The part of an RNA shown here (small-subunit ribosomal RNA, 5' domain) has 507 nucleotides and comes from a wastewater metagenome. The prediction has a mean pLDDT of 84. Its Rfam family is "Bacterial small subunit ribosomal RNA". The full RNA is in RNAcentral, with records from SILVA.
Context: one part of a larger RNA
RNA sequence: GGACGAACGCUGGCGGCGUGCCUAACACAUGCAAGUCGAGCGAGGACAGGGCCUUCGGGCGCUGUUCGAGCGGCGGACGGGUGAGUAACGCGUGAACAAACGGUCCUCAACAGGGGGAUACCACUGAGAAAUCAGUGUUAAUACCGCAUAAGACCACGGGUCCGCAUGGGCCAGGGGUAAAAGUGGAGACACGGUUGAGGGAGUGUUCGCGUCCCAUUAGAUAGUUGGCGGGGUAAAGGCCCACCAAGUCGACGAUGGGUAGCCGGCCUGAGAGGGCGAACGGCCACACUGGGACUGAGACACGGCCCAGACUCCUACGGGAGGCAGCAGUGGGGAAUAUUGGGCAAUGGGCGAAAGCCUUACCCAGCAACGCCGCGUGAGGGAAGAAGGUUUUCGGAUUGUAAACCUCUGUCCUAGGGGACGAAGGAAGUGACGGUACCCAAGGAGGAAGCCCCGGCUAACUACGUGCCAGCAGCCGCGGUAAUACGUAGGGGGCGAGCGUUGUCC
Numbered sequence: 001g002g003a004c005g006a007a008c009g010c011u012g013g014c015g016g017c018g019u020g021c022c023u024a025a026c027a028c029a030u031g032c033a034a035g036u037c038g039a040g041c042g043a044g045g046a047c048a049g050g051g052c053c054u055u056c057g058g059g060c061g062c063u064g065u066u067c068g069a070g071c072g073g074c075g076g077a078c079g080g081g082u083g084a085g086u087a088a089c090g091c092g093u094g095a096a097c098a099a100a101c102g103g104u105c106c107u108c109a110a111c112a113g114g115g116g117g118a119u120a121c122c123a124c125u126g127a128g129a130a131a132u133c134a135g136u137g138u139u140a141a142u143a144c145c146g147c148a149u150a151a152g153a154c155c156a157c158g159g160g161u162c163c164g165c166a167u168g169g170g171c172c173a174g175g176g177g178u179a180a181a182a183g184u185g186g187a188g189a190c191a192c193g194g195u196u197g198a199g200g201g202a203g204u205g206u207u208c209g210c211g212u213c214c215c216a217u218u219a220g221a222u223a224g225u226u227g228g229c230g231g232g233g234u235a236a237a238g239g240c241c242c243a244c245c246a247a248g249u250c251g252a253c254g255a256u257g258g259g260u261a262g263c264c265g266g267c268c269u270g271a272g273a274g275g276g277c278g279a280a281c282g283g284c285c286a287c288a289c290u291g292g293g294a295c296u297g298a299g300a301c302a303c304g305g306c307c308c309a310g311a312c313u314c315c316u317a318c319g320g321g322a323g324g325c326a327g328c329a330g331u332g333g334g335g336a337a338u339a340u341u342g343g344g345c346a347a348u349g350g351g352c353g354a355a356a357g358c359c360u361u362a363c364c365c366a367g368c369a370a371c372g373c374c375g376c377g378u379g380a381g382g383g384a385a386g387a388a389g390g391u392u393u394u395c396g397g398a399u400u401g402u403a404a405a406c407c408u409c410u411g412u413c414c415u416a417g418g419g420g421a422c423g424a425a426g427g428a429a430g431u432g433a434c435g436g437u438a439c440c441c442a443a444g445g446a447g448g449a450a451g452c453c454c455c456g457g458c459u460a461a462c463u464a465c466g467u468g469c470c471a472g473c474a475g476c477c478g479c480g481g482u483a484a485u486a487c488g489u490a491g492g493g494g495g496c497g498a499g500c501g502u503u504g505u506c507c
Stems, first nucleotide, its partner, number of pairs: 001507004006503005013376006019369002021334001026332003030329003035074003040071002044067006051060003081287003090212008100204002105200007113147001115145002122137006153178003157174001159172005183192003213259003220250003225247004230242003262284004266277004289310005312323004340366001342365003348362001349360004379409004389400004413448001414444002417441003423434001451496005456477003462491005472479002
């Protein structure tokens, strides 16, 4: 000198764009943050219409609209948060899978025949303070289960051919065995779905080369340890797991141990080499009160799912239950320190749905904060009797100083008024939170808007008074003990300017 997610002191007009718990991965009141589909299903309610019965109270069934707990489907594995752990194939980079998976989507091929038994809701009974649960009975489905059909799918068997990268891979034909399906809407055409297989694609899993902080005042480490054979398990290779066999394996090219740390694109600095950092934005990883576990599923060992254990908080009728903000706001606490319990789904994107649409604290906006960067303003021109006042003086003057007054203007910002968007696409119409915002027009009026630090040298800027090694200053050198340009105040001056200084950290 530059930089900052900064803080502190003094000061503070406006706008644009960004940024904002770095500390306690401390504890959390309250609200919201993941639903949706009635065009999968049976029941029920409301409204409207019309029908039948009626003891005139009402009852039964139909059509349409609508609501909707439950069964069922898809989604809750995305999106959002955090950085605790992790020195590791975690990440980065480059390869490999002849050892893999792949819901939805796209392309292609084939198919969907015929049956069955349950169950939630509901009703009744019972238990419980509650959370909730048990029993009996009834019912539906795109829920569940047999049967049929079935290929180049899968399993075992044997044959041919081509090829290779070690196990082996591709293709062709054979007989045997095994396994499918669902309907809904529509008057219909048809649409949306269903089953099996092949290919594509996003994605995911696995393996390997190289790179990835400090300590040797950590030198030896290791028993599933290292390898083999066989098996289990997995979508899949593998000591991943197990039985048996062998005795290996790693290490000064730093094993093992300890400390620290999420990694990268990047960011800061620097001429570069390098050094430091990893906020925001983007990619990957890990975590979701702490520890463990699996279930479901295409995908999880699952932040707002389940089970167990633990700590903590809450409810309780003391028997037993409920909870998890490192989602968005917000609270307490910690701290030098970090915001609103705001508006909207209008846009972009996501989930569900045939659609209308619903949901979306993702997102888009607004609010707060000079926290940062950038832009603008606080007026412009004229104006010497060099006014008054202040300071100083050698008492002549000097300086503040064209500065002010005063004159002539301007209208950025500001105030009130009028007009008023783009962002809105799509076949048309309609649809804007921001927002009557930006912007435009005319009007008013210099009116409402300047401070902070410094002035001994480094380093740009000097006098007076007060003080008297006191009070104090100080980044280093050093100032102050009676004329202090170094302390305090004033005048003047210098620097930067809605900021200026200080502190901290990095280069």